The part of an RNA shown here (small-subunit ribosomal RNA, central domain) has 350 nucleotides and comes from an uncultured Burkholderiaceae bacterium. RNAcentral holds the full RNA, with entries from ENA.
Context: one part of a larger RNA
RNA sequence: CUGGGCGUAAAGCGCACGCAGGUGGCUGAGUCAGUCGAUUGUGAAAGCCCUGGGCUUAACCUGGGAAUUGCAGUCGAUACUACUCAGCUAGAGUAUGGGAGAGGGUAGUGGAAUUCCCGGUGUAGCGGUGAAAUGCGUAGAGAUGUGGAGGAACACCGAUGGCGAAGGCAGCCUCCUGGGCCAGCACUGACGCUCAUGCACGAAAGCGUGGGGAGCAAACAGGAUUAGAUACCCUGGUAGUCCACGCCCUAAACGAUGUCGACUGGUUGUUGGUGGGGUUAAACCCAUUAGUAACGAAGCUAACGCGUGAAGUCGACCGCCUGGGGAGUACGGCCGCAAGGUUAAAACUC
Repeated sequence: CUGGGCGUAAAGCGCACGCAGGUGGCUGAGUCAGUCGAUUGUGAAAGCCCUGGGCUUAACCUGGGAAUUGCAGUCGAUACUACUCAGCUAGAGUAUGGGAGAGGGUAGUGGAAUUCCCGGUGUAGCGGUGAAAUGCGUAGAGAUGUGGAGGAACACCGAUGGCGAAGGCAGCCUCCUGGGCCAGCACUGACGCUCAUGCACGAAAGCGUGGGGAGCAAACAGGAUUAGAUACCCUGGUAGUCCACGCCCUAAACGAUGUCGACUGGUUGUUGGUGGGGUUAAACCCAUUAGUAACGAAGCUAACGCGUGAAGUCGACCGCCUGGGGAGUACGGCCGCAAGGUUAAAACUC
């Protein structure tokens, strides 16, 4: 240097952006660096290999050849790669016109419900469980109707519906703002793809400072259960859950399936466009396109299953795996306020 792999057996970085690097569409011309051919020089000798000779053979010695797959020079070839120049439009992008969406941020606002407070009616229970008890209540609870306070979450619509790179996103409305899709085709003219290091984002829990605190609820307390019960059940209840700013950077961060592109029979549903038909308007039908689901040809797979959204057939680039335990641990480095994260062994053992 080389192999085989990565949905479930070990293995796809949580996700994106992106420098270096790798890689890259069509046409023409030039150069000839890579590439290919010829030739020259060199590639010490010995050894190995082939073939002769000498010791009676052999080992050994000796002659010749081959090999030394390399390097350099010269002369050629020009398909491919590269470089330079000129051009193209099928990749990529810009513009125009449409249209969908819980995409993000900000300010406001609405109703239902829970809890609490004031006073009204009203009287002996309420609550809770398998059954109970702790608890609340004659200092008037629970129930009921009016008023008020405050916080959090948004029933129905709601959907194998939608949007987002992922995490994720749901009352209504305002302002600011990102992306994708469709149609026609005007423009740029390969500007592309991937991406070690780097950098942005990244659920929940947790941390710092300051607010907020209705409900819920780790810890904690009590009541039960039980042989015990540091639990499951019940009554309470503090951090937290919420907001602002700053950290943390993990997850069954899952489609357990990296990104991009090309190609390869179909059937059914659904979402967003566009064109055509149909209708008073719709519904509906056909075509096409971008998603999202179910089933399945070929093929693949150890099987399960996947199957034009591939786990099929190929290409480009990155990441990762290499028996189980020890161990995602120790040590060291880097990061962090801490919790810890990340990088990451070995002895030993089966």